Record summary:
This is a predicted structure of a 1455-nucleotide RNA (small-subunit ribosomal RNA) from an uncultured bacterium. RNAcentral holds the sequence, with entries from ENA and SILVA. Rfam family: Bacterial small subunit ribosomal RNA. Model confidence (mean pLDDT): 83 of 100.
RNA sequence: AGAGUUUGAUCCUGGCUCAGGAUGAACGCUAGCGGUAUGCUUAACACAUGCAAGUCGUACGAGAGUCUUUGACUCUAGUGGCGGACGGGUGAGUAACGCGUGAGAAUCUACCCCUAGGUGGGAAAUAACAGUAGGAAACCGCUGCUAAUGUCCCAUAUACCUUUUGGUGAAAAGAGUAAUCUGCCUAAGGAGGAGCUCGCGUCUGAUUAGCUAGUUGGUAGGGUAAAGGCCUACCAAGGCGAUGAUCAGUAGUUGGUUUGAGAGGACGACCAGCCACACUGGGACUGAGACACGGCCCAGACUCCUACGGGAGGCAGCAGUGAGGAAUCUUCCGCAAUGGGCGAAAGCCUGACGGAGCAAUACCGCGUGAGGGAUGACGGCCUUUGGGUUGUAAACCUCUUUUUUCAAGGAGGAAGUUCUGACGUGUACUUGAAGAAUAAGCAUCGGCCAACUACGUGCCAGCAGCCGCGGUAAUACGUAGGGCGCAAGCGUUGUCCGGAUUUAUUGGGCGUAAAGAGCUCGUAGGCGGUUUGGUAAGUCGGGUGUGAAAACUCAGGGCUCAACCCUGAGACGCCACUCGAUACUGCCAUGACUAGAGUCCGGUAGAGGAGUGUGGAAUUCCUAGUGUAGCGGUGAAAUGCGCAGAUAUUAGGAGGAACACCAACAGCGAAGGCAGCACUCUGGGCCGGUACUGACGCUGAGGAGCGAAAGCGUGGGGAGCGAACAGGAUUAGAUACCCUGGUAGUCCACGCCGUAAACGUUGGGCACUAGGUGUGGGUUCCAUCCAACGGAAUCCGUGCCGCAGCUAACGCAUUAAGUGCCCCGCCUGGGGAGUACGGCCGCAAGGCUAAAACUCAAAGGAAUUGACGGGGGCCCGCACAAGCGGCGGAGCAUGUUGCUUAAUUCGAGGCAACGCGAAGAACCUUACCUGGGUUUGACAUGUAUUGAAAAGCCAUAGAGAUAUGGUGUCCUUCGGGGCUUUACACAGGUGGUGCAUGGCUGUCGUCAGCUCGUGUCGUGAGAUGUUGGGUUAAGUCCCGCAACGAGCGCAACCCUUAUCCUAUGUUGCCAGCGCGUAAUGGCGGGGACUCGUGGGAGACUGCCGGCGUCAAGUCGGAGGAAGGUGGGGACGACGUCAAGUCAUCAUGCCCCUUAUAUCCAGGGCUGCAAACAUGCUACAAUGGCCGGUACAAAGGGCUGCGAAACCGCGAGGUCAAGCGAAUCCCAUAAAGCCGGUCUCAGUUCGGAUUGAAGUCUGCAACUCGACUUCAUGAAGCUGGAGUCGCUAGUAAUCCCAGAUCAGCAUUGCUGGGGUGAAUACGUUCCCGGGCCUUGUACACACCGCCCGUCACACCACGAAAGUUGGCAACACCCGAAGCCAGUGGCCCAACCCCUUGGGGAGGGAGCUGUCGAAGGUGGGGUUAGCGAUUGGGGUGAAGUCGUAACAAGGUAACC
Repeated sequence: AGAGUUUGAUCCUGGCUCAGGAUGAACGCUAGCGGUAUGCUUAACACAUGCAAGUCGUACGAGAGUCUUUGACUCUAGUGGCGGACGGGUGAGUAACGCGUGAGAAUCUACCCCUAGGUGGGAAAUAACAGUAGGAAACCGCUGCUAAUGUCCCAUAUACCUUUUGGUGAAAAGAGUAAUCUGCCUAAGGAGGAGCUCGCGUCUGAUUAGCUAGUUGGUAGGGUAAAGGCCUACCAAGGCGAUGAUCAGUAGUUGGUUUGAGAGGACGACCAGCCACACUGGGACUGAGACACGGCCCAGACUCCUACGGGAGGCAGCAGUGAGGAAUCUUCCGCAAUGGGCGAAAGCCUGACGGAGCAAUACCGCGUGAGGGAUGACGGCCUUUGGGUUGUAAACCUCUUUUUUCAAGGAGGAAGUUCUGACGUGUACUUGAAGAAUAAGCAUCGGCCAACUACGUGCCAGCAGCCGCGGUAAUACGUAGGGCGCAAGCGUUGUCCGGAUUUAUUGGGCGUAAAGAGCUCGUAGGCGGUUUGGUAAGUCGGGUGUGAAAACUCAGGGCUCAACCCUGAGACGCCACUCGAUACUGCCAUGACUAGAGUCCGGUAGAGGAGUGUGGAAUUCCUAGUGUAGCGGUGAAAUGCGCAGAUAUUAGGAGGAACACCAACAGCGAAGGCAGCACUCUGGGCCGGUACUGACGCUGAGGAGCGAAAGCGUGGGGAGCGAACAGGAUUAGAUACCCUGGUAGUCCACGCCGUAAACGUUGGGCACUAGGUGUGGGUUCCAUCCAACGGAAUCCGUGCCGCAGCUAACGCAUUAAGUGCCCCGCCUGGGGAGUACGGCCGCAAGGCUAAAACUCAAAGGAAUUGACGGGGGCCCGCACAAGCGGCGGAGCAUGUUGCUUAAUUCGAGGCAACGCGAAGAACCUUACCUGGGUUUGACAUGUAUUGAAAAGCCAUAGAGAUAUGGUGUCCUUCGGGGCUUUACACAGGUGGUGCAUGGCUGUCGUCAGCUCGUGUCGUGAGAUGUUGGGUUAAGUCCCGCAACGAGCGCAACCCUUAUCCUAUGUUGCCAGCGCGUAAUGGCGGGGACUCGUGGGAGACUGCCGGCGUCAAGUCGGAGGAAGGUGGGGACGACGUCAAGUCAUCAUGCCCCUUAUAUCCAGGGCUGCAAACAUGCUACAAUGGCCGGUACAAAGGGCUGCGAAACCGCGAGGUCAAGCGAAUCCCAUAAAGCCGGUCUCAGUUCGGAUUGAAGUCUGCAACUCGACUUCAUGAAGCUGGAGUCGCUAGUAAUCCCAGAUCAGCAUUGCUGGGGUGAAUACGUUCCCGGGCCUUGUACACACCGCCCGUCACACCACGAAAGUUGGCAACACCCGAAGCCAGUGGCCCAACCCCUUGGGGAGGGAGCUGUCGAAGGUGGGGUUAGCGAUUGGGGUGAAGUCGUAACAAGGUAACC
């Protein structure tokens, strides 16, 4: 410090996720030791048991005990004193002067310290105790006695109030044998502690906006330790609040902890300070201090005891129990240390504390050995079978002993020379002994993120933090081996900060990504021109105080180190006081100024606004005339109107609405918006002048006004248009688009509504920063005699282009989206949702404000490359058109589907499957079926082994394979080979996967494209080049150009064909010369010609002319056998289709192994209601038949082609010549031509089908061959919608040959030649393709994407008759305890009077009253749960209906 994830790729925006650190943690697996810490985060839930606060006999009386008995000592219930207000726990409540920080004045203070003084005299009670009554108990009544440092009175006096004359009024305690010591009282002060007040800081919500009657203040009084509405009476009407009162929710607070670079954020365990609480609520008493955790009283809930009358209790002290929970310890030891209480002290008490125990809960440290050791052992795993790896790892050798175990020694913690140690029957530590001995796991290995293989599984099981893995070759699941990481731990989960600049002060944004309010005015607020003086609030500097300790940082030190602990320093931004500075901001001077702003004067443009009036054109309607059959409407129609006279046309009239041309990137207005003309009223702007005011300004939360259309209310108006509605069409449907009608509405007046894609999707103001060019309104100058025009300058407005700069890009660019300042509004992932609930507004419709649950990992912007479009432009192609001939109808053939079957083997499926694999299924082929056999096998190799046989031939059985019997007996270099038996390795598979593959092939397409290097442009994907202007069959070439070159394609090179030359001349040829024949190159010869085979020539837009850019090229012409790639072929770029083929072959993996292998016989692949594809033959006269007659090319041939002759009507047969072929044969080419016949008909067309008889091949023609002859003579008379081929030697038509092959092709395929056309105006349209451009929400790329209802399942939420709780208030009732007040007839020892009684002062019980907790009643508020039913929302591989959106999305879309 970043990374992953939106896309085909890119940049950006933006969310989600990860890597880090932390933790009072929990869970899973695992576990050797020690040190230091920490340990109920939940139920402030309930608690059994024990302990946690006592002590003092030197305050007092009394009792008991012991002894060394003139007495001493010990113990103690009670009175009394001090302490139980500390220490310990918890965080419920509390949003508060509660806490933090800094100040302050009106206070108190036991014990402690200091100072001064005092401590005299008296008195009455009371517990204990004794007696006695009650009660189950707790406890308690009555009578009698007694002490004090308990209580009371008097004296004394510092004191207080008044003010000097005075008045008021309160003290004291002793103890000890003693030394003596400690007390006691009063007053003043200190220290520490406590109470009170104030400034500042201290969570969220405005869907909480108003709150407050003791409330705010005053006077008087009361009360308190003390100021104060703290309380009471009276008076006034205040006080708080958008700088957030009140209300609601949440919460102890701070030092700090954690994270972060910091600023910040989150938290507030342990430790420390403060606060609050002690079963819940209320209350006071005592006391220096409490409204009191282990005190009291009352009420309530709960628990316990009870004799039912009544009592007792409070672990949020330490342990511990139950419960809750994912989860948190011992009913331990000791007061040895530190500290506390009491005491004169010894001492006693102390679950504070010191320690130990439990828990890997955290941090820190140590160990589980070290060195050597290669045949790189065994085993495991992988393997290309060679090896690799685990791995120096082990074994083995040498060594060490931290730890462990045992033994011995043995501190410090002790302060206080002695004594005193819980820890610890010896801890830490030291020494010795034994022995590698006692000690390693967890997670992970697709990317992020370090680390890879095998097997199993087969969208299953499972994984997953995000992206995502898994559907038969998973580095992602499970296991193993190996690796990587950390290590007594390792992972997971939860939470917090970080990364996240993703709330942005540091440090973000708002044209299109989320985001500028529809516009203006304006309140508070914020900000604010020049200048002078003062002040010193902000600001800056110095000093003082404070900022507890711990923590943090640094330095040093102590535990062997570290964690931990100790010491010192730093820091702790703040706050308060004080001294200074005065640049800036503020404030004051009713200071000054004029550049901002405004006023005034003079001009000026305008659909600016409101009202009134008025005009013409047009539509419609009415009346009348002319006139006749249609009009109207559409893609085409129909509804509609019209013979009752429409439409058309003429004239007149009525009425409403809107204002053609001018008219414009023109004008005006804040925006919405504003358009005939005239008048009235009226707002604002601009220009010029520079007279006046003198900062009067800018923005603007709340607030107010304006605000299109639609809509609403009341009343008018209503021509045209026209939601709804009706009808007609269209359509599968058509609640639409189109048509005919048509109501609200549109118009006017008044009143509401308050929203729009209210958009420049761009808030307002001021200033600055290159230009160019239009246009509207002014002014000035030049020019002009004047004017118009023109030119220049300047101010204001409105457009376009463009530099710097900015921007993710697109783009913006003096009218900023640039550079700055000021103010306001708004945004923070998508959906849910601008929705619900609440509130406000509205007559309603609805508007404004505005969430959450849940769900997804994206949603989005700009640009790029493709693909696509019922987008555009250009161009090409038998693509259309123009033609010729077909197919689709018939019969048959072949292939396919389907059906059937034991099997009808398999594959191929739009073009690009279907006369395709198959260039030839009777057996074989053959892969299928049935049946019969074999199991190292029909076939291959190796090792070992058997045998002299085997093969072959013959016979028998059998359907055959096969079995049995006979016969038979190989070669050799003597090693063996060949053959064979048995056994083991293995063979074999046309079994699966063409979606694991190679190879081959099809297709787009013989279309003209596809790319690269360097350079340049762009943040980038990419672009450029390859686009543009021409041209071409062509990315062919030329020109231009930030491109310059190059490659694969195109073309050419190759083959063939067309012309010529040359060489050669047999088997080919025969002109000329001969010979010969009935005839024939038959023969001698010849090379002229044809032809064959070689080699060359020729064609290149080369020449001429036109056009064209002096080009490429094109058009025309000449010459030429051929002319613009002459014709044809081979040749197929980058790629696409997971195209086809595992059945040509090869091959990974999987599967079968007495079978999915292999052999055999028979059957099937040929099966037939039907459908399709490709062909053949026809339907006839351009023909059929008969007779005669002419002319090819290219092929094939020895298990072959087979002449001639003879036989047969014929297929063919017999015999047989020639030929391994330019020689011989197949082999007569046919259409054609000549002649004859038929004469338009189901025929002398057509030949299917069937019968009979044959021929040939073959082991064999039944299923199931071909051919021949005779007979038979079906459909069919040119073929619907639709569709195919072809542009010249082509179509059409006619034959010939070949491959395969025993045979089988009149029809398929591949070739060959013969005869031989028509048409192309042209590119509008259909199809396919190429280039450019445009739109896109597509990228699996339109066979794309995608919307809504309905149906089903699940989830969360809203509404809902109601119902059940909580909380805080309010009103009234009741009114405990208790304080206070009143009363006090009853009671009372001290003091006073009189004194036997009694009276007084004073006090008390009781009673009454105010206040008052809990409780009750009531109506409201608020919040939560449940709720039949209901509403929308979300999610969910393959449901239904349509097709709304994305392309002009087929009616442009959207608000």